This is a predicted structure of a 1493-nucleotide RNA (small-subunit ribosomal RNA) from an uncultured Gammaproteobacteria bacterium.
Its mean pLDDT, the model's own confidence on a scale to 100, is 86.
RNA sequence: AGAGUUUGAUCCUGGCUCAGAUUGAACGCUGGCGGCAGGCCUAACACAUGCAAGUCGAGCGAGAAAGGCCUUCGGGCUGAGUACAGCGGCGGACGGGUGAGUAACGCGUAGGAAUCUACCCGGUAGUGGGGGACAACAUGGUGAAAACCAUGCUAAUACCGCAUACGCCCUAUGGGGGAAAGCGGGGGACCUUCGGGCCUCGCGCUAUCGGAUGAGCCUGCGUAAGAUUAGCUAGUUGGUGGGGUAAAAGCCCACCAAGGCGACGAUCUUUAGCUGGUCUGAGAGGAUGAUCAGCCACACUGGGACUGAGACACGGCCCAGACUCCUACGGGAGGCAGCAGUGGGGAAUAUUGCGCAAUGGGCGAAAGCCUGACGCAGCCAUGCCGCGUGUGUGAAGAAGGCCCUAGGGUUGUAAAGCACUUUCAAUUGGGAGGAAAGGUUGCUGGUUAAUAACCAGUAGCUGUGACGUUACCUUUAGAAGAAGCACCGGCUAACUCCGUGCCAGCAGCCGCGGUAAUACGGAGGGUGCGAGCGUUAAUCGGAAUUACUGGGCGUAAAGCGCGCGUAGGCGGUUGUUUAAGUCAGCUGUGAAAGCCCUGGGCUUAACCUGGGAACUGCAGUUGAUACUGGCCAACUAGAGUGCGAGAGAGGGAGGUAGAAUUCCACGUGUAGCGGUGAAAUGCGUAGAUAUGUGGAGGAAUACCGGUGGCGAAGGCGGCCUCCUGGCUCGACACUGACGCUGAGGUGCGAAAGCGUGGGGAGCAAACAGGAUUAGAUACCCUGGUAGUCCACGCCGUAAACGAUGUCUACUAGCCGUUGGGAGACUUGAUUUCUUAGUGGCGCAGCUAACGCACUAAGUAGACCGCCUGGGGAGUACGGCCGCAAGGUUAAAACUCAAAUGAAUUGACGGGGGCCCGCACAAGCGGUGGAGCAUGUGGUUUAAUUCGAUGCAACGCGAAGAACCUUACCAGGUCUUGACAUCCUGCGAAUUUUCUAGAGAUAGAUUAGUGCCUUCGGGAACGCAGUGACAGGUGCUGCAUGGCUGUCGUCAGCUCGUGUCGUGAGAUGUUGGGUUAAGUCCCGUAACGAGCGCAACCCUCGUCUUCAGUUGCCAUCGGGUAGGGCCGGGCACUCUGAAGAAACUGCCGGUGACAAGCCGGAGGAAGGUGGGGAUGACGUCAAGUCCUCAUGGCCCUUACGGGCUGGGCUACACACGUGCUACAAUGGCGGUGACAAUGGGUUGCGAUCCCGCGAGGGGGAGCUAAUCUCCAAAAGCCGUCUCAGUUCGGAUUGCAGUCUGCAACUCGACUGCAUGAAGUCGGAAUCGCUAGUAAUCGUGGAUCAGCAUGCCACGGUGAAUCCGUUCCCGGGCCUUGUACACACCGCCCGUCACACCAUGGGAGUUGGCUUUACCCGAAGCUGGUGCGCUAACCCGUAAGGGAGGCAGCCAACCACGGUAAGGUCAGCGACUGGGGUGAAGUCGUAACAAGGUA
Repeated sequence: AGAGUUUGAUCCUGGCUCAGAUUGAACGCUGGCGGCAGGCCUAACACAUGCAAGUCGAGCGAGAAAGGCCUUCGGGCUGAGUACAGCGGCGGACGGGUGAGUAACGCGUAGGAAUCUACCCGGUAGUGGGGGACAACAUGGUGAAAACCAUGCUAAUACCGCAUACGCCCUAUGGGGGAAAGCGGGGGACCUUCGGGCCUCGCGCUAUCGGAUGAGCCUGCGUAAGAUUAGCUAGUUGGUGGGGUAAAAGCCCACCAAGGCGACGAUCUUUAGCUGGUCUGAGAGGAUGAUCAGCCACACUGGGACUGAGACACGGCCCAGACUCCUACGGGAGGCAGCAGUGGGGAAUAUUGCGCAAUGGGCGAAAGCCUGACGCAGCCAUGCCGCGUGUGUGAAGAAGGCCCUAGGGUUGUAAAGCACUUUCAAUUGGGAGGAAAGGUUGCUGGUUAAUAACCAGUAGCUGUGACGUUACCUUUAGAAGAAGCACCGGCUAACUCCGUGCCAGCAGCCGCGGUAAUACGGAGGGUGCGAGCGUUAAUCGGAAUUACUGGGCGUAAAGCGCGCGUAGGCGGUUGUUUAAGUCAGCUGUGAAAGCCCUGGGCUUAACCUGGGAACUGCAGUUGAUACUGGCCAACUAGAGUGCGAGAGAGGGAGGUAGAAUUCCACGUGUAGCGGUGAAAUGCGUAGAUAUGUGGAGGAAUACCGGUGGCGAAGGCGGCCUCCUGGCUCGACACUGACGCUGAGGUGCGAAAGCGUGGGGAGCAAACAGGAUUAGAUACCCUGGUAGUCCACGCCGUAAACGAUGUCUACUAGCCGUUGGGAGACUUGAUUUCUUAGUGGCGCAGCUAACGCACUAAGUAGACCGCCUGGGGAGUACGGCCGCAAGGUUAAAACUCAAAUGAAUUGACGGGGGCCCGCACAAGCGGUGGAGCAUGUGGUUUAAUUCGAUGCAACGCGAAGAACCUUACCAGGUCUUGACAUCCUGCGAAUUUUCUAGAGAUAGAUUAGUGCCUUCGGGAACGCAGUGACAGGUGCUGCAUGGCUGUCGUCAGCUCGUGUCGUGAGAUGUUGGGUUAAGUCCCGUAACGAGCGCAACCCUCGUCUUCAGUUGCCAUCGGGUAGGGCCGGGCACUCUGAAGAAACUGCCGGUGACAAGCCGGAGGAAGGUGGGGAUGACGUCAAGUCCUCAUGGCCCUUACGGGCUGGGCUACACACGUGCUACAAUGGCGGUGACAAUGGGUUGCGAUCCCGCGAGGGGGAGCUAAUCUCCAAAAGCCGUCUCAGUUCGGAUUGCAGUCUGCAACUCGACUGCAUGAAGUCGGAAUCGCUAGUAAUCGUGGAUCAGCAUGCCACGGUGAAUCCGUUCCCGGGCCUUGUACACACCGCCCGUCACACCAUGGGAGUUGGCUUUACCCGAAGCUGGUGCGCUAACCCGUAAGGGAGGCAGCCAACCACGGUAAGGUCAGCGACUGGGGUGAAGUCGUAACAAGGUA
């Protein structure tokens, strides 16, 4: 520090996901030791049991027992002034727990004044003298208990007067008021009732001042979310007086006033203890608030006070409530959010441990007692840190495992083996420190009258350890006891095999799995970490993805439709002043711990500890004054006013004009009009349309008219008048910052729509009819109502768009246009400058790109609005507005990994342009109809083997299925096999005959002994045996090679370098011409090159040369019935080898002076001369595993190998390709017309003979320019005369021929007889542009035989091409695109089904809360106080008084109740839409002009 993921690829936007760190964690697998930490995050749920707060006899009274000793047996002494309990004092307000409540002066921070503070410290002054009670206790009583009542006795540091009062308090400044307690130690003299007094010391007490500590109160600032919470508030805000408190205060009360809070967010709702800190982060921030520390709050729930220095009190009290327990049913008891522990909840969190030894706390004079605070131990890998599980050597690179190209590689120096070590654990023995105190005995000092006592110090002795079998050291033995977990497709370090076969499964994201899975499961190997490792959850980071640091808004999400304007924010020039902001110094504070730095202590580290720094903050104070702000004074450049001109569909009102449509009346006139792609509905003989005249009425204003004008926007268009807003220009004068923006607010605001009343010509939702269509609730047509128009009032939205907020300043130019002003002259249809608008290009700059570019999307400033992935959704609910329609504000659950923008390359378009092709057109001949042949589908079958399936399968593989072929079926057989290699044994090989059998095969039988030899044997062959292996036309052409088809013989497909672009890519290859051609030329940021095109190759066409046999025969000769038959010749034809020839070369025209094109000449041939071979990059997972080869899988007495028979030849039917026809351009008969290519020795086979014929006999010649197949046929002549025929030949019968072991299933041919359909073929469709189509015959391969098929050959030999509108295919350029599996694409909505979340919903259940009223416990306060009453007062007394208590009354008030609301949540028949879901239904709305943009 980044990475993956949208796309065919690219850049951007944007979300999702990952790598890091962390945790009070949990779960899975695993687990040796130690140190240091941590350990109910959930039910503030309920709790059994034990413990957690007592102590003081030196405050007081009372005061046992057990036990022991003694005894006179009565008892005494001791235990012991001990225990228990009580009065009294201090402490139970600390310590410990928890986080429910609380959004608050609760907390944090900085301040403040009107306060209290037990114990503690310092100072001052005291501590005199009396009195009366109440517990305990005793007696009696009630009760189950808890407990209580009555009477009686008693002490005090308990209680109450009196005295005194420095200081204290109150005060009207005269005065008035108010206190105490004693206890203990010691003691010389004196006194004594022998208790003591007295003195002294110590502790205590009282009053008061001050301190310290702690606490209370007030204030500034900071402190979560929601505005779908906008208004809240009657003690409310303030005042006066009173009350009250420790203390200020509406804290409380009476009266008076009407205030107070709130958009800088009151009130309400939800959530939450706050902080130091912790985690993360570069930081700023974000998240968090366990452990430790500070503060707060709470103690079963709610209320209340009492006591006290302190509480409204966790282990106190009272009341109410819920719950639990006891009960004799009358009544009582309780509160673990103390420590352990239990149940429950939960994914989840420990022992009912030891000790007060240490630290700290309470009480005490002290010893001491108490202390679940605390110190320790136990459990848990929960975390952090440390250590170990051995070290060295060891190659035969062992065995085993795994892989393998079969060679080897890897595990791997790893192991074994050898040598060594012993940390930790185990074991033996030793052994610190945590201990300071305290007690006691001396000594010194203080105090004192005192050498007592007490206090302080010091020395000796004594003596305190839970942990603890401590840490640590040491002995002994032995490598001995100690390694796992996750991952290995990319991100992300790490790869192979097997199994599985869209199954099982994985998955953080992208995504893997459908028979070769590095992604599932296992294994081997590897990688990472390591006593842990993974997963899950959570936080921060990455995320600049809420942007303060540090983002955006033309098209990606995002500028309010537009103005005016309030608050607010911001604001021109100069000067004085101030010092709020700002800056600097100093002071205080910012607790400790933590983080950081630096020392120290545990063997190290974690951990602990000393010091420093830091704590970015707040407050105070002293200064500075540039800038901002405040006050003041001035200025004119911003803004505005006045004056004079100007342009304009700016707005409102009233009037008015002409054209047109429609309607009405009348006239003329006659059969149609209208409408469409074509029609029909409609109108019209009752007279339409057309046309003329007149009239009515409404709406809108042609031409001018213009990227012209005006307006803030919406918007505004005939002409005239009135009223009115804004703008511009010019030169001066004036005001003097008056400005900009603008949350709320307010006004305007197209169309449609709504209300009331008018109006209504045309147009026209709805509606009706007619068409179209599979349908057509549409598009088209005929009608037609709201509406459109006017007035008034609503609505308040639009792609209200420049998809661009307003204002200001600055930043190259050029061209146009509108309004105004100025200058120049040449006075013009001139030109220059300037200003305000409005347009087109374009530089810098900006932008993801497109683009913007002085009218910015540039550079800056001010203010406002808005955005934060797609869908759900601009929806639901709530609020506001509206008559309604609806508008505005505006979510969530759930779901996806994308959605989007711009640009690129393709592909596609019922987009465009240009151009080709038998593509259409123009022609000729066919197919589709018939019969037959052949192939296919289907069906059938035991099998009808398999493959090929749009073009590009279907007379295709198959250039030839009777057996064989043959792969299929049935039956019957073989198992190392029909075939290959190796081993062993026997036998030469081979062969004859017979039997059984359908045959394979089995049995018997005959002949035969070969070749080489080193004499051992060997080679070939046959038979048998063993196992390695053979074999498979079994599967996968979607694992492959090779071969092939197709687009397409179409003109294309690319590369290097350069250049342009962020990039994909572009350029080149586009453009202008031209060509069959990316063929060539020109132009050109391109220049070149490659594969294709063309040419080079073969063949045909002309000629020359050479060569003439088997070919040829002109001349010469011979011969024949005739014939190159013979001599001879090679001239010609021909054969076959080498050459020539054609190149737009020449001429004319045209073109751009090019390339080229057109015409002509010459020429056998003329513009690639005809034909062939030749097939670029690629596409179709095209075809072929059954040609061959081949990976993997499968079969192995069978899916292999023989054999016989059958099948591939089936037959209701459908399709393709052909043959023959339907006839006279023909049939039949006759006939001494004329070819070419090819083939031939298991072959072609002549002459001749036989047969009607197929053919047979026979065999000359020929391994072929020699012989032969071989007859060419269309042609020519004659006849038939339009018929199902003298056409046509299917079908069938009989008789034959040939091939072949064999023609039944199932061959071809011949003869005789038979003589079907068919009279030119619907929709549709095929081929062909010249020696072509058509037509005629001939040959060949395959082959024993079998062609209408295929391949080839020649003969005869046409028609048409205007042209490119249309159909099909293709090429180039361009355009649109939501397509990229690429239009056979993509994709929308209803319906049906399943699931999910959600809205409404009669209601129902519960929580919170408000208002009013009722009730009103305990308690405090106030009143009263019949009754009762020790202290003080009066009185001799009786009694009275003061004061007090109970009781009663009143106010306040918790719980509870009633009524009415508000709000939130759960459930809810039914219902609404939404989302999701490989292959459901209906259509086809969108994307191309998407077929109606």